The RNA shown here (Bacterial RNase P class A) has 389 nucleotides and comes from an uncultured Granulosicoccaceae bacterium.
The coordinates come from a structure-prediction model, not an experiment, and the mean pLDDT is 76.
Its Rfam family is "Bacterial RNase P class A". Rfam's curators write: Ribonuclease P (RNase P) is a ubiquitous endoribonuclease, found in archaea, bacteria and eukarya as well as chloroplasts and mitochondria.
[in-house]
RNA sequence: CGAGUCGGCCAGGUUAUCGCGGCGUCGCUAGUGCACUUGGUUGCAUCUUGCGUGUCGAGGAAAGUCCGGGCUCCACAGGACAGGACGCCAGGUAACGCCUGGGGGGCGUGAGCCCACGGAAAGUGCAGCAGAGAGUAGACCGCCUAAGCAGAUGUUCACGCCUUCGGGUUGGAGCAAUUGCCGGUAAGGGUGAAAGGGUGCGGUAAGAGCGCACCGCGUCGGUGGCAACACUCGACGGCAUGGUAAACCCCGUCUGGAGCAAGACCGAAUAGGGGAACAAUGGUGUGUGUCCGCGCUGUUCCCGGGUAGGUCGCUGGAAAACAGUGGUGACGCUGUUUCAAGAUGAAUGAUAGCCCACGACAGAACCCGGCUUAUGGCCGACUCAUUUU
Numbered sequence: 001c002g003a004g005u006c007g008g009c010c011a012g013g014u015u016a017u018c019g020c021g022g023c024g025u026c027g028c029u030a031g032u033g034c035a036c037u038u039g040g041u042u043g044c045a046u047c048u049u050g051c052g053u054g055u056c057g058a059g060g061a062a063a064g065u066c067c068g069g070g071c072u073c074c075a076c077a078g079g080a081c082a083g084g085a086c087g088c089c090a091g092g093u094a095a096c097g098c099c100u101g102g103g104g105g106g107c108g109u110g111a112g113c114c115c116a117c118g119g120a121a122a123g124u125g126c127a128g129c130a131g132a133g134a135g136u137a138g139a140c141c142g143c144c145u146a147a148g149c150a151g152a153u154g155u156u157c158a159c160g161c162c163u164u165c166g167g168g169u170u171g172g173a174g175c176a177a178u179u180g181c182c183g184g185u186a187a188g189g190g191u192g193a194a195a196g197g198g199u200g201c202g203g204u205a206a207g208a209g210c211g212c213a214c215c216g217c218g219u220c221g222g223u224g225g226c227a228a229c230a231c232u233c234g235a236c237g238g239c240a241u242g243g244u245a246a247a248c249c250c251c252g253u254c255u256g257g258a259g260c261a262a263g264a265c266c267g268a269a270u271a272g273g274g275g276a277a278c279a280a281u282g283g284u285g286u287g288u289g290u291c292c293g294c295g296c297u298g299u300u301c302c303c304g305g306g307u308a309g310g311u312c313g314c315u316g317g318a319a320a321a322c323a324g325u326g327g328u329g330a331c332g333c334u335g336u337u338u339c340a341a342g343a344u345g346a347a348u349g350a351u352a353g354c355c356c357a358c359g360a361c362a363g364a365a366c367c368c369g370g371c372u373u374a375u376g377g378c379c380g381a382c383u384c385a386u387u388u389u
Stems, first nucleotide, its partner, number of pairs: 002384009012355007020057005026052003030048002032045004036040001059361001063372002066370005071259004078292004083255005088102005103117001104115004118250002123248002125244002140189002142185003148181004153176005160169003197215006216239001217237005222231003263312004273303006282297004319338008
């Protein structure tokens, strides 16, 4: 100086004026009620209205609506099958498909990052083409010709025949080299994403775990670890029946449903209207499907009419901050302090000045714990490369 990895923090500030919404045993005013009282500008009020005043007022993701719960309702949240989700081990948590640590695998020079990580010897399926053969999976090219059958060449030998005595020749035997058939082979080559463990030595006609050594693999044991697993540990075994389950499937664990437009209360309004069909072997019941049990009930269909509005739910929480303490960590325990928005066509805005790191992505609607996505700036630690000293 450049590139990268991981973690933390912030999310414009401030002054003035005006304007919004919530809260308040605050102040004033008016009303209402009660008490006192001859009368009242008397007193009281967790009451109501208005004004003032005090105080508070969007996020790290409020977003996605993807998970888990709290809460509310459904008579039983009953049973079976199905469906869905998760899937290494040990922990954390209210819980989880989340988080932490470890194991195994993969990516990266590295700091680090990722994993839909149970089972392929229960079964089924899939892998185009190529290739001999793609899993009870093989012989194309090549190598061999030992063993068996057949043919031809050269040469040598013995017997026989011929001979001009130089030699020639049928059949046979041996040697050399060779051809074909039958056969052997899976070491070499080729095809393919992947081809019947790897390297070396011996052996063989040529080869092959055929045998041996080492490595790899499997089983058993030992050691370490809570465990997943690991071991430059030991013994035995020539041993491999491949890959794929984010294919169907098998195994294990979990799993009622619907959702704040849930639901409760007050109040209001209308038409407790009309018609047709069916009859318990019916219909319906917060299961997405089926069956069983159970509850309710005459049921189903069609036409037509009504449901303005208000209050609660609605913010005190599996809460937050700080300190101490236990733990590798997620997180737990103890103590102190705090109460940080509750709108409902939907609140936090406008103007002016100053400062500055010149401000991106973006607005709660029942709440909380996560994950994922979008995004500007500042700080810290670590890794790699180059140059200089």